The RNA shown here (transfer RNA) has 74 nucleotides and comes from an uncultured Bacilli bacterium. The coordinates come from a structure-prediction model, not an experiment, and the mean pLDDT is 80. Rfam family: tRNA. Rfam classes the family as a transfer RNA.
[in-house]
């Protein structure tokens, strides 16, 4: 070169043939609980869904091009 996987919170990760306000565990911070810690319980913060463009009333998902990781291969 060529082909393919993958890219969502500070980490791991869902997200169903496109539809309501984008979720979960862990962590982080606050509060309850205890004599205090931890465990447990409640709550909260925190996202340009890797950029950019189409299509479409509507895009994390269909497209089309980049850009990064790994994987086959010549």
């Nucleotide at each position: 070169g060529g082909c393919g996987a993958u890219g969502u919170a500070g980490c791991u990760c869902a997200g169903c043939u496109g539809g309501c306000u984008a979720g979960a565990g862990c962590g982080u911070u606050c509060g309850g609980u205890u004599c205090a810690u931890a465990c447990c319980c409640g709550a909260a913060a925190g996202g340009u869904c890797g950029a950019g463009g189409g299509u479409u009333c509507g895009a994390u998902c269909c497209c089309c091009c980049c850009c990064a990781u790994c994987g086959c291969u010549a």